A computed fold for a 476-nucleotide part of an RNA from an uncultured haloalkaliphilic bacterium, annotated as small-subunit ribosomal RNA, 3' major domain. The RNAcentral record of the full RNA draws on ENA and SILVA.
Context: one part of a larger RNA
RNA sequence: UGACGGGGGCCCGCACAAGCGGUGGAGCAUGUGGUUUAAUUCGAAGCAACGCGGAGAACCUUACCAAGACUUGACAUAUACAUGACUGUCUGUGAAAGCAGAUUUUCUCUUCGGAGACAUGUAUACAGGUGGUGCAUGGUUGUCGUCAGCUCGUGUCGUGAGAUGUUGGGUUAAGUCCCGCAACGAGCGCAACCCCUAUUGUUAGUUGCCAUCAUUCAGUUGGGCACUCUAACGAGACUGCCGGUGACAAACCGGAGGAAGGUGGGGAUGACGUCAAAUCAUCAUGCCCCUUAUGUCUUGGGCUACACACGUGCUACAAUGGCCAGUACAACGGGUUGCGAAGGAGCGAUCUGGAGCCAAUCCCACAAAACUGGUCUCAGUUCGGAUUGUAGGCUGCAAUUCGCCUGCAUGAAGCUGGAAUCGCUAGUAAUCGCGGAUCAGCAUGCCGCGGUGAAUACGUUCCCGGGCCUUGUACA
Numbered sequence: 001u002g003a004c005g006g007g008g009g010c011c012c013g014c015a016c017a018a019g020c021g022g023u024g025g026a027g028c029a030u031g032u033g034g035u036u037u038a039a040u041u042c043g044a045a046g047c048a049a050c051g052c053g054g055a056g057a058a059c060c061u062u063a064c065c066a067a068g069a070c071u072u073g074a075c076a077u078a079u080a081c082a083u084g085a086c087u088g089u090c091u092g093u094g095a096a097a098g099c100a101g102a103u104u105u106u107c108u109c110u111u112c113g114g115a116g117a118c119a120u121g122u123a124u125a126c127a128g129g130u131g132g133u134g135c136a137u138g139g140u141u142g143u144c145g146u147c148a149g150c151u152c153g154u155g156u157c158g159u160g161a162g163a164u165g166u167u168g169g170g171u172u173a174a175g176u177c178c179c180g181c182a183a184c185g186a187g188c189g190c191a192a193c194c195c196c197u198a199u200u201g202u203u204a205g206u207u208g209c210c211a212u213c214a215u216u217c218a219g220u221u222g223g224g225c226a227c228u229c230u231a232a233c234g235a236g237a238c239u240g241c242c243g244g245u246g247a248c249a250a251a252c253c254g255g256a257g258g259a260a261g262g263u264g265g266g267g268a269u270g271a272c273g274u275c276a277a278a279u280c281a282u283c284a285u286g287c288c289c290c291u292u293a294u295g296u297c298u299u300g301g302g303c304u305a306c307a308c309a310c311g312u313g314c315u316a317c318a319a320u321g322g323c324c325a326g327u328a329c330a331a332c333g334g335g336u337u338g339c340g341a342a343g344g345a346g347c348g349a350u351c352u353g354g355a356g357c358c359a360a361u362c363c364c365a366c367a368a369a370a371c372u373g374g375u376c377u378c379a380g381u382u383c384g385g386a387u388u389g390u391a392g393g394c395u396g397c398a399a400u401u402c403g404c405c406u407g408c409a410u411g412a413a414g415c416u417g418g419a420a421u422c423g424c425u426a427g428u429a430a431u432c433g434c435g436g437a438u439c440a441g442c443a444u445g446c447c448g449c450g451g452u453g454a455a456u457a458c459g460u461u462c463c464c465g466g467g468c469c470u471u472g473u474a475c476a
Stems, first nucleotide, its partner, number of pairs: 001476002003473003007470007015460002019424005026315008034306002042053002064301007073126001077125008088103006107116003128290002131288003137284002139279003142275001144273001149188006155164003168179003194267004199235007208225003213222002238261001241255005317417001321376006333364003338357002343352003383414001388409007430452007
């Protein structure tokens, strides 16, 4: 100087407390461990691995296993030689790949000797490796933590390691600001600058909108751009104003005006560093290793196994509910190998049909909870839907291993969950549906969107994590 303490002081955080809803019990989905297996490819391991890499394993993917094949190779560059355009077609064998064979075919220039381009074959350099090492590395990422810290120059102090500044008194979300001070300044962080959102003005009215006039089943058409909305540029919030407290400061408390008030709400943004943290399987790369195989191709299987254990979720156990009928109100998005309307068929999944749309125009697309009426009356039920049987639909060469959906039948566990444990402070939790990426098909996961919309916070003694000062130390 640090680190540590079941030392002290001050302070903060859904850290506790106060509340609301869960997990832990059930069934299922999914990941992991274990076991099994020819193989169940590999990685991730307290927080910070476990719906993680994987934004989608039937083949492919695929790295694993079995079997069958290839050896300058599936891919790149170069040289030499040979042959010929390339390519295509057929036959045998085979699961395919491959192997064997047949056949067709001659581009450009030319001094007719040949040369060039391209392709194939042979030979040689080499290719190739998701093989090892993340404890050889780059790059990227997680975490402490969006915590308020981490440092430097000069000066001063100290023999020196170092200290000072950065400590102290206030204050802040903040090393934020003020005051003081052997310090004076500065840098990386904080904040601001960026994006979305909340109010409003101007400009602009089509594909958007409709107050007035006419018109229609319908903003459908004429008309209009006031309103809504769209999207570009502005305005607006700065402790600016008032009162109080304070040290005449910084600031804090209350108020006015205002759509918004003290960082308005949300996002992006992650200092010096820590964990030999993660990744050689995104990629790149040193070294080591394989080279008729640890490379490459193909078919089939596996990654989907199942006594069991754990994590994360979905659906429930019902009446604040289930079912039936009627009737409202969104936002974000996506669409040409695409979205696919009306009409028709089917109980339905879906099929048919093909209008329109490269989209503020058309389509996906009926939002659902909610509301109104009816029914069920506390029961393993008109709750719950697992499981199984059967009949179908869709995608796709192909749904047996191993997809999704629909109808009918079946109707399991489950009556609110032990010890323990998680999330959340407001348009949040809870609850309800909708969209997208991946994608032929496949979503309870992920990323977004809007609808309805709470309760509680006395407080900081305690648990956990963190910041500053100080103290002890046989630790570095």